A computed fold for a 556-nucleotide part of an RNA from a soil metagenome, annotated as large-subunit ribosomal RNA, domain I. The coordinates come from a structure-prediction model, not an experiment, and the mean pLDDT is 82.
Context: one part of a larger RNA
This record gives sequence, structure tokens and C1' cells, in this order.
RNA sequence: CUGACAAUGGAUGCCUCGGGUGUUCAUGCCGAAGAAGGACGCAUAUGGCAGCGAUAUUCGUCGGGUAGGAGCCAUAAUCCAUUUAUCCGGCGGUUUCCGAAUCGAGUAAUCGUCCUGACUUUUGGUCAGGAAGCCUAUCAUAAAUACGGUCGCAAGAUCGUCAUAGUGAUAUGCAGGAUACCAUCUGAACUGAAACAUCUAAGUAAGGUGAGGAAAAUAAAUCAUACUGAGAUUCCGUAAGUAGCGGCGAGCGAAAGCGGAUCAGCCUAAACCCCGAUUUAUCGGGGUGUUGCAGGGUUUCCGAUAUGGGAUGUUGACAACGGUAGAAGAACGCUUUGGAAUAAGCGGCCAAAGAGAGUGAAAGCCUCGUAUUUGAAACUGUUGUCACCCCUAGGAAAUACCUAAGUACCGUGGACCACGAAGGGUCUGUGGGAAUCCGGGUCAACCACGAUCCAAGGCUAAAUACAUGAAUACACCGAUAGUGAACUAGUACCGUGAGGGAAAGGUGAAAAGCACCCCGGAAGGGGAAUGAAAUAGUACCUGAAAUUGUCAGCUA
Repeated sequence: CUGACAAUGGAUGCCUCGGGUGUUCAUGCCGAAGAAGGACGCAUAUGGCAGCGAUAUUCGUCGGGUAGGAGCCAUAAUCCAUUUAUCCGGCGGUUUCCGAAUCGAGUAAUCGUCCUGACUUUUGGUCAGGAAGCCUAUCAUAAAUACGGUCGCAAGAUCGUCAUAGUGAUAUGCAGGAUACCAUCUGAACUGAAACAUCUAAGUAAGGUGAGGAAAAUAAAUCAUACUGAGAUUCCGUAAGUAGCGGCGAGCGAAAGCGGAUCAGCCUAAACCCCGAUUUAUCGGGGUGUUGCAGGGUUUCCGAUAUGGGAUGUUGACAACGGUAGAAGAACGCUUUGGAAUAAGCGGCCAAAGAGAGUGAAAGCCUCGUAUUUGAAACUGUUGUCACCCCUAGGAAAUACCUAAGUACCGUGGACCACGAAGGGUCUGUGGGAAUCCGGGUCAACCACGAUCCAAGGCUAAAUACAUGAAUACACCGAUAGUGAACUAGUACCGUGAGGGAAAGGUGAAAAGCACCCCGGAAGGGGAAUGAAAUAGUACCUGAAAUUGUCAGCUA
């Protein structure tokens, strides 16, 4: 060096109990009635996980359901069960200690105190209950000061009165968690611009506050293609990488309109009237009223006596369809090979079921299921109907009473609108500061004409976003992949801490996991036995390479 046989090692192949990503449907907050999250306990033996709480591996009840059970790793012993256990579901019970933690304290899971009641073995012990704070409301009590009187030169003293602060009681609520989605308040840098400062990244990441099952927005002082137009908001597509913005660099980037999803509109303030209170300034309640071709009020006159609707409600009754356990559910044999039949051969059968999974190899007819049909004592959802409840009307003339003020608007500074100040809109700091329908805003500087709308009060479902669960699917992964985690995984381990964070799957159809004998102190091995196989022996499927050993051959 070559070859053979072994050893080591754990690649590869095959597998999957675990993951990934969608779709459809359903559900969407928990908490002082003590949550989320934990500590410590609970079994005959009990280390971990799971379950439970001193009634502790469970209790009651109402249903389902069945012959086996006493969770898993993982057994032994002892028990339970047709007088129906185990198991599944509904409604309840119990639920130590910590934790917002709330009687006080504290180094969380501990220590200590007071009040009321009960028991007791009575300077004590045990048990049950109570004892934190804040907001709001009601009730009780109640200062100093102030006001008034008297005394005093004054300082002040004293008496009286209405209160309030404070204090106490009662009642509802709040707190803390989860935090993906939502609103709002703060708000970066790396980066890009091939450097960098305006700009970009980006109103992103991150942080604070707050809410809901969605949130936000929403019923035109809107748009507008300029017309005889549209007609709340939200979301999707398009318009369009267009119009624009931009050290006109890098880059940023609309809107109307059109096509769809979904559709829903309402209530106050004021004028005027009535009632009540009052500190005489007004305030509270009721009626009326709510808009742009202006409307409403008031006065006078005319006319009608209905119609339509509801977003209200832990409402009530009834009905239908569901949810939370379930039930029924067709049809196969022989021979051969084999360890084993689901294979092959032969002959049959079912099919509203030939989806799928399992079973000693590949099963429509073996098992679980599947198609189809069917089911609730209890709790509960949706929809509909009825009932209750709520809302809903005109015209003409006159009058000029009302129609949201430190507001609109203007100067100036800033932010947001795709728009970086040239200009328009929205919001806003600051300084000024209107009008009242013969009024006011907008139509991208501004003016005119025209068009259009009515700000300075409020509410509003659906279409939309996200998370979880169930069902289902995959030209997704297959153990260095796929979640960090297929296994005692956020475990072991590391760090004071915030935090970081693994490795680790496969005997066999079935443990049938090698009785017994021999060697050895043991480990281990040789027989024997099991098995289809033991070079499948728990260091276990397959068993590559590097590397190592033995033997043989070759070699200058």
C1' cells in the first nucleotide's frame, strides 16, 4: 500500500408522538364574591409531570354511558365496580398561604395586633366574622377664621350666629392582570443620500395613559368632472407610481371620480310657554324646537285626527334552529407462501358508507370510524312573532325674538394634511379680535360674478383589525430540519440582576427483556432458552466516513 474480518463512530435511508402556514365557523376580557401568576401541601409506597386544596389524585346533584377501573413515567400491594364504578357533560360545594393584597409590619408564600361572637382545660388557647386607601352621593358631628354685640385708646378679651375645613358612618364604583388588535400622549438611532447638515429611516422601534369585543371615524360651514352634478363614516380594487412634493438629490407620493363590501340616521343649546326654588344675579324641571330652496319661535287664519318606524330592554311569553355529553350505523370466506395475511389465487357481498386511522406485510366488507339518521334532566346562544315600551305630520300671511364667542377671522411661531413656507386647508402657542340671515364658511394667493354649504354641543349598528378554540387543507419540515422546546423545555446550566439558554426521538408484532449451567470479586463473557431475526440484548432499526486493531499478500 492492497484486501478480508472486526472495533469505534452515528452519517444516510425509512418512520413520526411535534412543529409551520392558510381557509371556514364560533368566541372574545379576568379581578375586592380576591384575578393573572405562584409557594406549600394532598395517594398505601411518591421523585418528576399532570390533577386537586385541610371535604386536597377529590365532594354533591342532574343527565349521558359502560364492564371494567384506582392519571402518566411505572410497578407491587390493597381496594372499588351490574345496589352501575372508572369515564364524559351541565349546575353547585370546598378552595391552605402569598400575590392589587387591602388590620399593622415584612427579606413574597412569614411575623404580630385590636374588635364582635362561640367553645374551652380561662393572665391563656381554638374557631367564625370584621378592621387599608381614593372618587362620588347621603347622613351625623364640627373648629380656627369671618360677621354681629359688649368691654378696651389699642393690642386684644368675651358672648352669639351662618357656615366650611376636618372627623365619623353607610352605599355604589376604582385599584391589579392580560395586552395581538385600537385611540391618544411622548418619541429615537443605526441606515439611505455611495461623505453630510435640510431630507430619509419614521411618527417606525421603544415608553406612558385609556378603552372595547372590536376600537376609531360618522350624518357636510363636505366634495365637485363646472354640470340641469354627488349626497354620513369605514374597508377593498382602480384612478396611479399619475397630479404633485423634493439639498427638484436620495427619495416621498395623493385626491376627486369610477367599480365593489356594508348601509341608518338621530338627540340637544337658544327663542316662547308652564311649574318649582331663590342669595333677586339667576338656577333646576317639563313642554316646544333642531335647519340652508334657510329653519324655528310669536301673532292671525286655514286644515288633518293618520301613517310609518325603532339602534330601546340582563323585559316577558311562545316558536324554530343551534352549542355544552351522546346513540344507531351495511358488507368475507377458503387455499397457498409466510413468524404473522391486509399479499397471491379462487369464489362472493355492501355501497347515501371506496374520507381517514389502526390491526404481526399492502383491508370498502377485522377494529375505530365514514355516508345517513338521531339525542338533553341542566345551563346557554341566535333568529322570528306577539306583548309591554319609545319615536314620528301640514299650509298661508305678518313680525324680526332665536339659531352654540375670547369663537370665526387677522399678524406671528409651530404641527398635521403626499405638500420641506411660495401658496391653500385642519389643529394649535402668543398678540389682536367680529357679524347675527340685508348674516357667515368654502370652491388651492387674491378680487368680482356664480356655485355650494351652515362652524364654534352630543350620540350612532354593519362592512374593517386582531387573538383564541374547533373543523379542515397543504407541489410545508421530518430530529444539525420544523417552534428555543417531538423527550422532566423556557427545563438543565450561566449571570448579583435585567437577561441568556441548550443537548437529548426509534429493541421487537408481542418483553416473549435471556429460566438454568459454567468462568470471573465485579463488569463482562461462553453455553442453553425466547424470537422470523439477538451482528434486534434495553450502550438495542439501518449502521457511511474519518480513526483503530488482527490476519493475509505486496514493497526499491